[in-house]
RNA sequence: GCCGACCUAGCUCAGCUGGUAGAGCAACGGUAUCGUAAACCGUAGGUCCGGGGUUCGAAUCCCCGGGUCGGCU
Numbered sequence: 001g002c003c004g005a006c007c008u009a010g011c012u013c014a015g016c017u018g019g020u021a022g023a024g025c026a027a028c029g030g031u032a033u034c035g036u037a038a039a040c041c042g043u044a045g046g047u048c049c050g051g052g053g054u055u056c057g058a059a060u061c062c063c064c065g066g067g068u069c070g071g072c073u
Stems, first nucleotide, its partner, number of pairs: 001072007010025004019056001027043005049065005
């Protein structure tokens, strides 16, 4: 330099052919226990890497950047 995959909650990841964002773990509160942990119930947390474009509507499609990983030279 070229090619490909990926970037979504604190972490690991879903999100089907565009219809307005979820799970598990972690955190916080509660129940229970002599007490702690496990267990059970509940709560909060993300303008989806950045900027444009298309569209009534974009995490999703297109373009330009940035980053991570892999391959080729």
A computed fold for a 73-nucleotide RNA from a Candidatus Nomurabacteria bacterium, annotated as transfer RNA. Rfam family: tRNA. By type it is a transfer RNA. Its mean pLDDT, the model's own confidence on a scale to 100, is 81.